A computed fold for a 1439-nucleotide RNA from an uncultured bacterium, annotated as small-subunit ribosomal RNA.
The prediction has a mean pLDDT of 84.
Rfam family: Bacterial small subunit ribosomal RNA.
RNA sequence: CAAGUUGAACGAGAUUUGACCUUUCGGGGUCUUUGACAGUGGCGAACGGGAGAGUAACGCGUGGAUAAUUUACCUUUAAAUGGGGGACAACUCAGGGAAACCUGGGCUAAUACCGCAUGUGGUCAGUAAUGAUUAAAGAUGGCCUCUUUACAAUGCUGUCGUUUAGAGAUAAGUCUGCGUAAUAUUAGUUUGUUGGUGUGGUAACGGCUCACCAAGGCUAUGAUAUUUAGGCGACCUUAACGGGUGACCGCCCUCACUGGGAUUGAGAUACGGCCCAGACUCCUACGGGAGGCAGCAGUCGAGAAUAGUCUACAAUGGUCGAAAGACUGAUAGUGCAAUGCCGCGUGGAUGACGAAGCAUUUCGGUGUGUAAAAUCCUUUUAUAGAUGAUCAAAGGUAUUGAGGUUAAUAGCUUCGGUAUAAGAUAUUAGUUUAUGAAUAAGCUCCGGCUAACUCCGUGCCAGCAGCCGCGGUAAUACGGGGGGAGCGAACGUUGUCCGGAAUCACUAGGCGUAAAGGGCAAGUAGGCGGAAUAGUAAGUUUUGUGUUAAAUGUAUGGGCUCAACCCAUUCACUGCAUGAGAUACUGCUAUUCUAGAAUCAUACAGGGGAAGACGGAAUUUCUGGUGUAGCGGUGGAAUGCGCAGAUAUCAGAAGGAACACUCAUGGCGAAGGCAGUUUUCUGGGUAAUGAUUGACGCUCAAUUGCGAAGGUGUGGGUAUCAAACAGGAUUAGAGACCCUGGUAGUCCACACAGUAAACGAUAAACAUUAGAUGUCGGGAGAGAUGAUCUUUCGGUGUCGUAGCUAACGCGUUAAAUGUUUCGCCUGGGGAGUACGAUCGCAAGAUUGAAACUCAAAGGAAUUGACGGGGACCCGCACAAGCGGUGGAGCAUGUGGUUUAAUUCGAUGCAACGCGAAGAACCUUACCUGGACUUGACAUAGUUUGGAAUUUGAUAGAGAUAUCGGAGUGCUGUUUACAGAGCCAAUUUACAGGUGCUGCAUGGCUGUCGUCAGCUCGUGUCGUGAGAUGUUGGGUUAAGUCCCGCAACGAGCGCAACCCCUACCAUUAGUUGCCAUCAUUUAGUUGGGGACUCUAAUGGGACUGCCAGCGUAAAAAGCUGGAGGAAGGUGGGGAUGAUGUCAAGUCAUCAUGGUCCUUAUGUCCAGGGCUACACACGUGCUACAAUGGUCGGUACAGAGGGUUGCUACACUGCGAAGUGAUGCCAAUCUCUUAAAGCCGAUCUCAGUUCGGAUUAGAGUCUGCAACUCGACUCUAUGAAGCUGGAAUCGCUAGUAGUCGCGUGUCAGAAUAACGCGGUGAAUACGUUCCCGGGUCUUGUACACACCGCCCGUCAAGUCAGCCGAGUUGAAUGCACCCGAAGAUGGUGAGCUAACCCGUAAGGGAAGCAGCUCUCGAAGGUGUGUUUGAUAAGGGGGACU
Repeated sequence: CAAGUUGAACGAGAUUUGACCUUUCGGGGUCUUUGACAGUGGCGAACGGGAGAGUAACGCGUGGAUAAUUUACCUUUAAAUGGGGGACAACUCAGGGAAACCUGGGCUAAUACCGCAUGUGGUCAGUAAUGAUUAAAGAUGGCCUCUUUACAAUGCUGUCGUUUAGAGAUAAGUCUGCGUAAUAUUAGUUUGUUGGUGUGGUAACGGCUCACCAAGGCUAUGAUAUUUAGGCGACCUUAACGGGUGACCGCCCUCACUGGGAUUGAGAUACGGCCCAGACUCCUACGGGAGGCAGCAGUCGAGAAUAGUCUACAAUGGUCGAAAGACUGAUAGUGCAAUGCCGCGUGGAUGACGAAGCAUUUCGGUGUGUAAAAUCCUUUUAUAGAUGAUCAAAGGUAUUGAGGUUAAUAGCUUCGGUAUAAGAUAUUAGUUUAUGAAUAAGCUCCGGCUAACUCCGUGCCAGCAGCCGCGGUAAUACGGGGGGAGCGAACGUUGUCCGGAAUCACUAGGCGUAAAGGGCAAGUAGGCGGAAUAGUAAGUUUUGUGUUAAAUGUAUGGGCUCAACCCAUUCACUGCAUGAGAUACUGCUAUUCUAGAAUCAUACAGGGGAAGACGGAAUUUCUGGUGUAGCGGUGGAAUGCGCAGAUAUCAGAAGGAACACUCAUGGCGAAGGCAGUUUUCUGGGUAAUGAUUGACGCUCAAUUGCGAAGGUGUGGGUAUCAAACAGGAUUAGAGACCCUGGUAGUCCACACAGUAAACGAUAAACAUUAGAUGUCGGGAGAGAUGAUCUUUCGGUGUCGUAGCUAACGCGUUAAAUGUUUCGCCUGGGGAGUACGAUCGCAAGAUUGAAACUCAAAGGAAUUGACGGGGACCCGCACAAGCGGUGGAGCAUGUGGUUUAAUUCGAUGCAACGCGAAGAACCUUACCUGGACUUGACAUAGUUUGGAAUUUGAUAGAGAUAUCGGAGUGCUGUUUACAGAGCCAAUUUACAGGUGCUGCAUGGCUGUCGUCAGCUCGUGUCGUGAGAUGUUGGGUUAAGUCCCGCAACGAGCGCAACCCCUACCAUUAGUUGCCAUCAUUUAGUUGGGGACUCUAAUGGGACUGCCAGCGUAAAAAGCUGGAGGAAGGUGGGGAUGAUGUCAAGUCAUCAUGGUCCUUAUGUCCAGGGCUACACACGUGCUACAAUGGUCGGUACAGAGGGUUGCUACACUGCGAAGUGAUGCCAAUCUCUUAAAGCCGAUCUCAGUUCGGAUUAGAGUCUGCAACUCGACUCUAUGAAGCUGGAAUCGCUAGUAGUCGCGUGUCAGAAUAACGCGGUGAAUACGUUCCCGGGUCUUGUACACACCGCCCGUCAAGUCAGCCGAGUUGAAUGCACCCGAAGAUGGUGAGCUAACCCGUAAGGGAAGCAGCUCUCGAAGGUGUGUUUGAUAAGGGGGACU
């Protein structure tokens, strides 16, 4: 600031214009003009504007009703507007108060107020006539025709008002059908309550109010209570049905600081009025006063968060006015905010095999990228300037024309003409000139869903994350860079709603096993319901009518350059009401019917139920007899019982409980359940035929009854069995399993309880839809009224078609196909818990959440793996045997410890005599010390010098350093040179690394395992994972082969092909061989190829032959035999499928990444890898007589050899040495094989066993044997007398035993790899241990049993529950107090209009005051509901 206006209702009048008169020049007067601030009166202020606290309501929506009502201004009709009176403001005087304001005296006007008259009309009375009662106000313009005449008005005329009444319109009040949240852990509620009669009241009906009377009213179709909420048109979403919301715009309601109340008025219980109470704020002189922005701006506060103290009444609208006009934070505009929707721009063209920069790289390149630059254009936008609309029409003012009214050419009014004033936005929109690419791009994302990829950093850290999830050293997932994708003046996040979600399923879901059928039945309300006819027309249906406000929505047009936006028309608004038809279906009424249902008659089966009686067997106890030492019990025992006589056995007695066999997938019952025999009572069912009733039916919330076991109460009973309890065992423990006892209970009666895996995990009823085959109870027919067969009802099983099902499976006893009804489900946990309520004696039952937490929980089936599951099979797996290891000493490897270093790797089998087929130096990787820095090594550059090469001295531990000597080559030629190669120096790229990662890798290897398996194509089956094949019957060493089979084939494996070996043949005979002939010490020589042997080629063995077995028949094959050198893969080797173990190796090698670069590289000396309280593995030698020692003597094979093997001779005890010969090997040599055999000796002893250790002396290799070699000799002579638990190898030329050789190597094997000699025992068999294969089964495992997983305890965190209490809020009841106000009473005080009266005075009508009832706030007491908080307690979730 948002509500004022009106001087044309009224009095007064500050101020102001002009003219005239007058003046003492100061002024005064008259007329005219202007008319402020206030006041009286009228109209408005109840509209417009704001907000959503309350309200679960006739509040709202929709349709009706009002014959139960009002309505100012407006329109219209009819009739009036006559004549009087008394006041009060303003004003003035006086007073009080700080103020707000108040009081008293006096003057005055009106369209203010009050009588009187009239009465069209209204109201009341009355049948009517009629009677009674009831109103008003003037203002203003013009004229002089009529009347009177001087003006003029009691005249005429127009306009605006005023009064009465009717009608309309508008607006409002009231009633009503239907619709309009949640909770039943709210089930009963109500006393003016429900109705009636009357009184009062209202505009109006009404318990609206009051008096009396009656006792009603509402409620499971949800009353009452509690919680939440303004309602609707509409908006968002959806295919629709729906779901959510109620900002903007519009309609209605409600509110105006909180609560109460009236006044005025047509209208209010009044946002910018009043009174009272309360809270709060302000003023105060303390006595009192003032206030209400949920109007527009603005301030403060709160908050995640929301704007200018703007312009204008120019337009639209509103109020007032006759009008001009005034007012109008309504409204029109503008400002602020990307808050939403829409439109536009940030430039366009050309422009490289493609600049730079950046990124990346396999170093070649590639990407950014025609992108940029550059060249040529354009100018939307921008900046500066110019120009420039629409919104203005009506009405106003001035003038003019024609009508109407009128006596009138006046005035007023209607329709025209002309002129004119008025623009907030606005420096507008638009148009145009100039300038110049000039002024203008960001946000998110790039693992999948989801479009878009690389580098670096980080290293389960930092961080990301919508879900799955990412990050532990190569991160497309974190952070940054480059690149890319998407959208674009925006982009992303968060919150909310709908969608997807058929995931509450009306449209449109389910309930055998995933969540879900009530334990079962009876049955009320309710829902659903057989056939025929007639009527009706409620549902249903057809067609009209009214309404469904406008906006929104749809469609078609139109207007802003387009669009958003706006305008017009149309459709829709699926609803409600109402009129008229139709009558199939449903309903209702009536009359019928018999097919559903029920009743009666006949027959039948049955562990159906209740009550009683009886029976035998068995257990136990008691009594008596016989009888003697045990019984009993267990996997094995013990507790226990027994010499006081048990157990056993015989006889007798007692008592309780249960009823073997029959017994069955059989019967009955609604379910629970029901079993000796028999009696009585009693329910249900089935079959066939006939009769009767005539839809009486089906299903069923609530309710009622029944309801196993266990439990509870009272009283009995108690033989057995047996929770608790006790004892004995088992065990780590054993609160268990086992044993011995044993009380409640088990039994009966009567009560309670009301639950079970109360299961077919499958609600009840009806109908329809292939069969086959058992069985129980009936009927009909056939048959010999036999066996049996056919058929039909009603039960109870199995298999199975169609169909259904996620699959498993169900399948006329449905989980199929339909109909009806009830119950129940909506992720897992928390939890069937908490609280509340009901029931119960208790135990507990029924009903039944939330917070919080997880991303799953679950079903069925599949493939594996696993099982102290099953079946079959194999293996030195066990068993049967032989020999060892584990004990000793030593060797060797490992762990550990130690150390300067004891380099590194390998770690169950599958590391540990392993890498290493050989560490004194070297090796060597480690340590100490000393050195070098383009390097010990490679490639390519730069510059300089020199050939290369070879050799010496000095110093030093050496590497190395210093100083010398000898020496000058090849090619070309332009010859004082150049080049190639090499060396040295210098310098740059680089070299180098046994540094790290075997969890980044290649390659190689181990292992299961030489186990028999592992797969594929096509087909078929399954929704699918997958299956089949590959399973089955046989057989095999074998997925080997045969047969069968929805499979048919194929591949990698098996086998075979290859090598050695066993037999034979052929060929060939030197270095090998020698039968015959010679010869010799000697196959030595001649000779020979026969034999052996050598080494090449062949043969041979295949279940081929026979017999038996095998089978449906065959086959595969098995057993035995013959023959054969060899017989059933002859023996051995090589050969290792798909895969497993992130197995091993970055130290063989290769290699990604990373790290070091005067060192983590390179060289050198010395040391170390060789240590030593200890532990383990693998071996050697032994412990002795099957032996040791000595002597003599016999027989191999396979290998090696020139830096080599070395004969022979001599020397030495010996290792060996010296000399010397042969051999590049079937020639020479290593090379005497040993065990064995023949003798001798030792005589059971730590020894003549055993040889460790130690001392001395040596040999050999080698620059060098100290740390740290091997061997020899002499001496020494340790432990050890056969090895605990445990454990290893081996099935035949094998084990055991005995030697020999080779590689490595200068030297250095007890190891490794080979060779031959001698040469056994045992295997019944597959129960068990270990490993493996096939099939099958269970599984909550899939990192696959070294799996998974449960509970307590400890610690931390979180949210509920209980809780001594504490503190708020809401509300019920009772009482107290009682403001304003209303109604009544009183009213001795006060009072202009009317009446009486001359007057005084009185009356009527009122006022103040007092008082009764109601009455807000407040107070007191006592309940209920709910929130917050809390010592402590209990369970839950997560880590």